Predicted 3D model of a 1514-nucleotide RNA (small-subunit ribosomal RNA) from Candidatus Absconditicoccus praedator.
RNA sequence: UCAUGAAGAGUUUGACCCUGGCUCAGGAUGAACGCUAGCGGAGCGCCUAACACAUGCAAGUCGAGCGAUCCCUACCAUGAACUUUCUUUUCUUCGGAAUUGAGGGGGAUUGGAUUCAAGGGAUAGCGGCAGACGGGCGAGUAACACGUGCUCAACCUGCCCUGGAGUGAGGGAUAACAUCGGAAACGGUGCUAAUCCCUCAUACGCCCUAUAGAAUGGAAAUAUAUAGGGGAAAGGUUUAUCCGCUCUAGGAGGGGGGCGCGGCCUAUCAGCUUGUUGGUGAGGUAAAGGCUCACCAAGGCAACGACGGGUAGCCGGACUGAGAGGUCGGUCGGCCGCAAUGGGACUGAGACACGGCCCAUACCCCUACGGGGGGCAGCAGUGGGGAAUCUUGGGCAAUGGGGGAAACCCUGACCCAGCGACUCCGCGUGGAGGACGAAGCCUUACGGGGUGUAAACUCCUUUUCUGGGGGAAGACGACUGACGGUACCCCAGGAAUAAGGGACGGCUAACUACGUGCCAGCAGCCGCGGUAAUACGUAGGUCCCAAGCGUUAUCCGGAAUUACUGGGCGUAAAGUGUCCGUAGCCGGCUGAGUAAGUCUGCUUUCAAAGACCUUGGCUCAACCAAGGAAUGGGGGUAGAUACUGCUUAGCUAGAGGUAGUUAGAGGCUGAUGGAAUUCCCGGUGGAGGGGUGAAAUCCGUUGAUAUCGGGAGGAAUGCCGAAAGCGAAAGCAGUCAGCUAUAACUAUCCUGACGGUGAGGGACGAAAGCAUGGGUAGCAAACAGGAUUAGAUACCCUGGUAGUCCAUGCUGUAAACUAUGCUCGCUAGGUGUUCUCAUUUAUAUGGGAGUGCCGUAAGCUAACGCGUUAAGCGAGCCGCCUGAGGAGUACAGUCGCAAGACCGAAACUCAAAGGGAUAGGCGGGGGAGUACACAAGCGGUGGAUUGUCUCGGUUAAUUGGAUAAUAAGCCAAGAAUCUUACCGGGGCUUGACAUAUAGUCUGUCCUCUGUGAAAGCAGAGUAUCUCAACUUCGGUUGAGAGGGCUAUACAGGUGCUGCAUGGCCGUCGUCAGCUCGUGCCGUAAGGUGUCCGGUUAAGUCCGGAAACGAGCGCAACCCUCGUCCUUAGUUACUAUGUCUAAGGAGACUGCCCUCGCAAGAGGGAGGAAGGAGAGGAUGACGUCAGGUCAUUAUGGCCCUUAUGUCCCGGGCGCCAGAGACAAUACAAUGGACAGUACAGCGGGAAGCAAAACCGUGAGGUUAAGCAAAUCCCUUAAAACUGUCCCUAGUGCGGAUCGUAGUCUGGAACUCGACUACGUGAAGUUGGAAUCGCUAGUAAUGGCGGAUCAGCCACGCCGCCGUGAAUAUGUCCCUGCUCCUUGCACUCACCGCCCGUCACACCACGGGAGUUGGCGUUCCUUGAAGGUCUGCAAUGCAGGACGAGAGGAAAGCCAGUGACUGGGGUGAAGUCGUAACAAGGUAUCCGUAUCGGAAGGUGCGGAUGGACCACCUCU
Repeated sequence: UCAUGAAGAGUUUGACCCUGGCUCAGGAUGAACGCUAGCGGAGCGCCUAACACAUGCAAGUCGAGCGAUCCCUACCAUGAACUUUCUUUUCUUCGGAAUUGAGGGGGAUUGGAUUCAAGGGAUAGCGGCAGACGGGCGAGUAACACGUGCUCAACCUGCCCUGGAGUGAGGGAUAACAUCGGAAACGGUGCUAAUCCCUCAUACGCCCUAUAGAAUGGAAAUAUAUAGGGGAAAGGUUUAUCCGCUCUAGGAGGGGGGCGCGGCCUAUCAGCUUGUUGGUGAGGUAAAGGCUCACCAAGGCAACGACGGGUAGCCGGACUGAGAGGUCGGUCGGCCGCAAUGGGACUGAGACACGGCCCAUACCCCUACGGGGGGCAGCAGUGGGGAAUCUUGGGCAAUGGGGGAAACCCUGACCCAGCGACUCCGCGUGGAGGACGAAGCCUUACGGGGUGUAAACUCCUUUUCUGGGGGAAGACGACUGACGGUACCCCAGGAAUAAGGGACGGCUAACUACGUGCCAGCAGCCGCGGUAAUACGUAGGUCCCAAGCGUUAUCCGGAAUUACUGGGCGUAAAGUGUCCGUAGCCGGCUGAGUAAGUCUGCUUUCAAAGACCUUGGCUCAACCAAGGAAUGGGGGUAGAUACUGCUUAGCUAGAGGUAGUUAGAGGCUGAUGGAAUUCCCGGUGGAGGGGUGAAAUCCGUUGAUAUCGGGAGGAAUGCCGAAAGCGAAAGCAGUCAGCUAUAACUAUCCUGACGGUGAGGGACGAAAGCAUGGGUAGCAAACAGGAUUAGAUACCCUGGUAGUCCAUGCUGUAAACUAUGCUCGCUAGGUGUUCUCAUUUAUAUGGGAGUGCCGUAAGCUAACGCGUUAAGCGAGCCGCCUGAGGAGUACAGUCGCAAGACCGAAACUCAAAGGGAUAGGCGGGGGAGUACACAAGCGGUGGAUUGUCUCGGUUAAUUGGAUAAUAAGCCAAGAAUCUUACCGGGGCUUGACAUAUAGUCUGUCCUCUGUGAAAGCAGAGUAUCUCAACUUCGGUUGAGAGGGCUAUACAGGUGCUGCAUGGCCGUCGUCAGCUCGUGCCGUAAGGUGUCCGGUUAAGUCCGGAAACGAGCGCAACCCUCGUCCUUAGUUACUAUGUCUAAGGAGACUGCCCUCGCAAGAGGGAGGAAGGAGAGGAUGACGUCAGGUCAUUAUGGCCCUUAUGUCCCGGGCGCCAGAGACAAUACAAUGGACAGUACAGCGGGAAGCAAAACCGUGAGGUUAAGCAAAUCCCUUAAAACUGUCCCUAGUGCGGAUCGUAGUCUGGAACUCGACUACGUGAAGUUGGAAUCGCUAGUAAUGGCGGAUCAGCCACGCCGCCGUGAAUAUGUCCCUGCUCCUUGCACUCACCGCCCGUCACACCACGGGAGUUGGCGUUCCUUGAAGGUCUGCAAUGCAGGACGAGAGGAAAGCCAGUGACUGGGGUGAAGUCGUAACAAGGUAUCCGUAUCGGAAGGUGCGGAUGGACCACCUCU
């Protein structure tokens, strides 16, 4: 110094904790795709079709092995031009020039020679060496193929190195060549050489045979000796210390064989094997060996996974990871395998041979049709396949290889270059300054803000770029540089040539505008989008990375989500139904030995590269080089001995045995008893019985039921009896007997670890069910009938068969549950109970074994809970789990008579499924309380007529809104016009209304004409406002307010959205609730407080209590009424009074009795009033996306000669029908007529109107008074008194209709009210159902007011008169509050949710078959080839083997298949309602049976059932 290194998040819920899956953030790649792209360096580049290949190249070389052929040269003499060295002399510009002689080179020309011999070059063939290396690919292979270690006394080895010996003699063939044939390939015949082939000689320490054989060792192998037999050679040249050749010994390097250990999936592959396992002998090989053969024996392998199937080259290493691990094996390196497919051998040191041979097959090519040729998984390259992967380049300069004596030749090995952002690394695209900040764009609350020092602009620099100049190393003793005019250096020029991609809802850094409107689209998960989208598309802005950025695919990580490190199984997935027991695993105490495990040291090995450290080289880095070190694995060796193992010697605490005592529904068999049901017989008796919510089917006068007696038969065993006992579990109950098993306690002795668990295996195993044979009283699936019901294949009832029972077999499952495997040890207690023992102080105490309950002891748990009977703390062994659904299904196998059981997937779909607890809501759950909720009453509604409102219908329009409670005499406290929003028609366009600007005309006001339905359009006229100046006082000029017109901003909209909103309102509800702070409890949601016991109208108050306080509500404070007092008052003739107004007093359970801890309750007194005196106002947190954009306000959207605005007319008033609310009635408690009495609240000037007169009347005329305690509206009516009516559709009832009027108004036709006369419907008290009301209330009678010209008002809001009945109870109905309980609900029961059927789509199973593939077996045939045999032998014939081919059989794996089966998915289909609450018949499990479907029923079982009661325990 290295070692050195560990992060989480989203998503199930209303919320929470847990379990659990899915998804994301990181890294990586031989990658691909999309958009984009300036440069350089170092690497890498067909992962698919081991598919097919055109063309060129990739393995040749040696003439110093040989013959042959071709080309060139030459030999002797002559010796020109030319050139060069030395030399002489002269000249000279001192550079040279000319010149003499000699020598060398050169070789023209000419003659001779050119047979042999000689030199150089080339090379087809023979021959030698190399083509077994190098290069490629990964098909096959699950294997000694690979890795690692050991081993061969069982082996080989060309070239190379070292030692020793030798290199004599003789013979023969055959290519080339020639010739003949042939298209070619090639063949026939003839000649010839050698380092070609053969024979002989010689030869050792070589080989074979035989004998002897020392030491050591041994089964054998050795050294040595002797004898016999066998085996060599080649020459070449440049003549050398040469290159070769032969034999032999050794070495190095290379190769071959064997063994231990290690590394994939599958048991839905469990048995495999006949050369198989071994032996003897032989053959074969370089060599051991069943490697092969003959014979003999019957072995060998396998749950520690044989055999079979699938997949795969293995490793050094690479990626990831904190690590342990997981995944991968491309480039580089080692090994293996392969060379179109299959087989085979030859040659050789080496091959069964990528660029050799033979045969077969498929394919391609040539052909003269006779026959031949070919193999890029070498480098380039082509086609094809594919999402996808390069140049038909340069060079042997370097490194390496082959041949050669060498020169040298060859080398697509290799070195380089080219193409590709494929990866890694480096650089650049400029630097400094530069505004309270240009323009553009975006946004805005219109003020501004953002882009932004960014730009422009000023100064500077030149990496890169362009041009020019120079220019390597790589080369070694010498020659030699493809790369390459490259790297690098210098100079000049000029900011010049150079930025994109993705994202911006959360995870996850980064937000606004517009467009779109569940459309278009997005999406990794959650999820966005239905008119205000930070989620789609675009823009601006921002964030991240950057010559790249994203996406897709794959691997590791996160994932402790297979958990060795490092998980679990009571309820979430998960303990086998129980026991016995094999293998395996684990095992008490004390010694001794050993040293296998274990630990330590040393040694050897685990190639190099890679990783790590240090140093160095390319400017740095990537990259490269050198050196170094560590962990770990294997082998050997020396030691240590605590623990484990093994051997041995002991022990008694585990376990077992013996003896004694005791307990029990333990098991099997046989016998036997009583009660009850049913049936049969007989008696009595006489009309019903039975059954149910109510009924009916059914039984009964042929005598039932009931009752008495007798009899038959089967099944089950009351009380005792208990959460008691026994058993391994299932399970076991009258009594007696026989046989048999177990347990506990006590005491002594014996054995001496004999034990624990237990994969496979075996045995037992409820109910239902099956087989055969019995039996059958009761009960009772199926079935039948009766009910119920919309239906009722059910629940209820009447019957009833299998079955239930017995015997013998089978089945083998249950909620077979304590949802808790077995064994052992340890860790507070309390309290029952069973068996047993001891003590003794005896209604007691203690010990052992079982069986219950409680428990915050500790501890554990997600919580619930568990807690010496653990779910605590530990040990051992086994079983099981890994998201939900599909599915315990399919297929295969095993078992079964069958039903079925055991074992047990996948495709596909989803982002959840699930456990516990919390808050709510809900329940045909429980408890408590309360309300005109019911009950007790009174009066109504629902029936009639009319009115009003609504729906529906109609219409040009019948404007719009409100629609369970919480719409409907509501908005609307007044629709003939207006209102008015609707419809038709006629008009206006800066507008009916607001503000402002510019221009122009005019100058306030006002009147009139034409036309017209009006609005409007067109025109005419009169008149002259304010200020200033001037003035001839006539007026003129200018300015202004105002008005008209034009232009522009804008106005306007009862157009849309109440689901964008404010405000206001309704409702739960005047119900008593809703919360907070601090503390405490809980992991948390949350709880506590707010609960419990009382009490209250009340969360009102009191007491208790881990709570203590507080807030919004309740109450009180406010108003009205009731009593009294004081003061004041005028409209009154007066009054202490009444009245009006203002203020005050009074009531507090204060007093008495009773009960109670208290709060308070009951009764009483006094009092006008008594327990809130009566009424009102007042409405908590919140709920209903409740209502209102049409009161108003308001975001957004929409219209702008119209969706604005003005006008006339119409409509909102229609009419088959339905609903809501009222009015009037149906009469005698009444109607009619006559008479007579008593109010209060209010209103009044465009008003109320007296009195008087007219009119039958509505009303009219006229008019006093009154802005009101003064005047008027204003006679109140019911009541009371009297008379008539006499129960009738009437003297009730008044609708409807006719006629005539009055009033308002501009106008009563559509469409007003009122009056008079006449007319005189329905209706005789109202079905189911339903409403209001508890006292001055209901009921009943009239009066006033708002709106308003009038009025459709019988409405609404108020007022007074008369004036009851009933309840002092309850929670039955409805609603509310609280506590508790269950829940699968939380959009909260108007919830959730199951199954069939119908439709669409998807994957899968079965399926008559059919197609393909794979290996196996058998039969037939059988190439090359080696082998064996024979023969007349360079050859021929035959045998066995043999690739392949044909046929047959069974098997396995795939594809497809009419039809068929279930499954999954799919906003609004059909039928029911099975489950969740007691889910309305508690649910569920197993089994059987039935049914459209969920499902029903029988038998047995579970509680994972609510509620109530009893028992027991606490």
The RNAcentral record of the sequence draws on ENA and SILVA. It matches the Rfam family "Bacterial small subunit ribosomal RNA". Gene Ontology terms of the family: ribosome and structural constituent of ribosome. The source organism's lineage runs through Bacteria, Bacteria candidate phyla, Candidatus Absconditabacterales, Candidatus Absconditicoccaceae and Candidatus Absconditicoccus.